[in-house]
Context: one part of a larger RNA
RNA sequence: GGAUGAACGCUGGCGGCGUGCCUAACACAUGCAAGUCGAACGAAGCAAUAGGGCGGAAGUUUUCGGACGGAAGCAGUAUUGACUGAGUGGCGGACGGGUGAGUAACGCGUGGGUAACCUGCCUCAUACAGGGGGAUAACAGUGGGAAACGACUGCUAAUACCCCAUAAGCGCACAGCAGCAAAAGCUGAAGGGCGAAAAGCGAAUACGGUAUGAGAUGGGCCCGCGUCCGAUUAGCCAGUUGGCAGGGUAAAAGCCUACCAAAGCGACGAUCGGUAGCCGGCUUGAGAGAGUGACCGGCCACAUUGGGACUGAGACACGGCCCAAACUCCUACGGGAGGCAGCAGUGGGGGAUAUUGCACAAUGGGGGAAACCCUGAUGCAGCGACGCCGCGUGAAGGAAGAAGUAUUUCGGUAUGUAAACUUCUAUCAGCAGGGAAGAAAAUGACGGUACCUGACUAAGAAGCACCGGCUAAAUACGUGCCAGCAGCCGCGGUAAUACGUAUGGUGCAAGCGUUAUCC
Numbered sequence: 001g002g003a004u005g006a007a008c009g010c011u012g013g014c015g016g017c018g019u020g021c022c023u024a025a026c027a028c029a030u031g032c033a034a035g036u037c038g039a040a041c042g043a044a045g046c047a048a049u050a051g052g053g054c055g056g057a058a059g060u061u062u063u064c065g066g067a068c069g070g071a072a073g074c075a076g077u078a079u080u081g082a083c084u085g086a087g088u089g090g091c092g093g094a095c096g097g098g099u100g101a102g103u104a105a106c107g108c109g110u111g112g113g114u115a116a117c118c119u120g121c122c123u124c125a126u127a128c129a130g131g132g133g134g135a136u137a138a139c140a141g142u143g144g145g146a147a148a149c150g151a152c153u154g155c156u157a158a159u160a161c162c163c164c165a166u167a168a169g170c171g172c173a174c175a176g177c178a179g180c181a182a183a184a185g186c187u188g189a190a191g192g193g194c195g196a197a198a199a200g201c202g203a204a205u206a207c208g209g210u211a212u213g214a215g216a217u218g219g220g221c222c223c224g225c226g227u228c229c230g231a232u233u234a235g236c237c238a239g240u241u242g243g244c245a246g247g248g249u250a251a252a253a254g255c256c257u258a259c260c261a262a263a264g265c266g267a268c269g270a271u272c273g274g275u276a277g278c279c280g281g282c283u284u285g286a287g288a289g290a291g292u293g294a295c296c297g298g299c300c301a302c303a304u305u306g307g308g309a310c311u312g313a314g315a316c317a318c319g320g321c322c323c324a325a326a327c328u329c330c331u332a333c334g335g336g337a338g339g340c341a342g343c344a345g346u347g348g349g350g351g352a353u354a355u356u357g358c359a360c361a362a363u364g365g366g367g368g369a370a371a372c373c374c375u376g377a378u379g380c381a382g383c384g385a386c387g388c389c390g391c392g393u394g395a396a397g398g399a400a401g402a403a404g405u406a407u408u409u410c411g412g413u414a415u416g417u418a419a420a421c422u423u424c425u426a427u428c429a430g431c432a433g434g435g436a437a438g439a440a441a442a443u444g445a446c447g448g449u450a451c452c453u454g455a456c457u458a459a460g461a462a463g464c465a466c467c468g469g470c471u472a473a474a475u476a477c478g479u480g481c482c483a484g485c486a487g488c489c490g491c492g493g494u495a496a497u498a499c500g501u502a503u504g505g506u507g508c509a510a511g512c513g514u515u516a517u518c519c
Stems, first nucleotide, its partner, number of pairs: 001519004006515005013391006019384002021349001026347003030344003035091003040088002044084002046081005053074002059068003098302003107227008117219002122215007130164004139154004144149001170195003174191001177188004200207001228274003235265002240262004245257003277299004281292004304325005327338004355381001357380003363377001364375004394424004404415004428460001431454004438446001463508005468489003474503005484491002
């Protein structure tokens, strides 16, 4: 000198774009953050309509016995509903969002391998969808519990579940052929044996279902190289290293188990200890390098702590389940409920870091045939000079060099064209009028915002640090090794350009200094 997710002191006009718990991965009140589908399904409720049943009002008539007349209402049936909320079922809750505790590791980066693998939704291709069955929630009833919730009996549906049929180049085991491969093998054409599918809704221009193959996308696993400090850590390791057999996985493998062998790693730093998420990048530097990993993007890990599996194409699952632990809450003391490292917000810690805001209008995501619903992702707004950038706080003229202030050798000198005064201008702010793009037909939170126009007043808008040398900028007074200053050298003990104040000056400027850290 440059830089910062900064903080502190003094000061503070406006706008744009960014950015904002670096500390306690501390504890959390409250609200919201993942739902959706009635074109899979049955039942219930609500509303409307339709026809019949019960019911019998007003009214008309009467020979006063009645007759005609048919409203309100009631129960049930059917249809319709872009009505409702539970339940079965499907898809999605493995994405998106947060955090960096752990991890020195195939975690990450980079380059490869997979002849050792998987892949829902999507695309393409081929083929198929025939028949049957038993349940169960909802619901009703009974009884249990303070609650959370759970039990029994009975009824019912499906794109829920099960069985049979059919089936290839699919799966399993078998035995050969050809080509390829370093190899267990892979590919291709043929052989017989055994085995495995399916679902409808509905009447539209649809949407779906099953099997197989291919693609696309996304992942799993393996390997080479690279990846901080300490030797005042020198030896480490028993599933340890390898083999065989078995198990296991989508898949190779001590991944696991039994048996056998005694290997394996290490001064090219094993092991142990400390520290740390890694990278693209960012800062600095002419570069080499050094430091760093906030925001944005990629990967990884985690979700109160520890462990476990279930479901599923995908999890060992932040707003799923089970167990244990700590903590908090409810309780009828028997037992239950919870997890903000999602968005806001609270307490606490701290030098320090924001609103319990608006909207799904856009972009994107989930569900749905769609309408649409959901979306604290996202788009916006609010707060903070926290940063960068831009603009303003006026312009021109104006010497009686006014007054005031400071100083003085008392003549003057400085402030100083500065002010006053005259003439202009209107950026920003304020007032009034108009008023977008962002949106394809409709739909705009932002927002009457940006922007444009008009009128109006110099009005509403400057500070901070420094002035001994380094280093641009000096005088007076006060103080008297005191009070104090200080980045280094050093100032201060009676004439201090170094302390404090004033005047003047210098620098930067809505900032200026200080502190911390990096180059």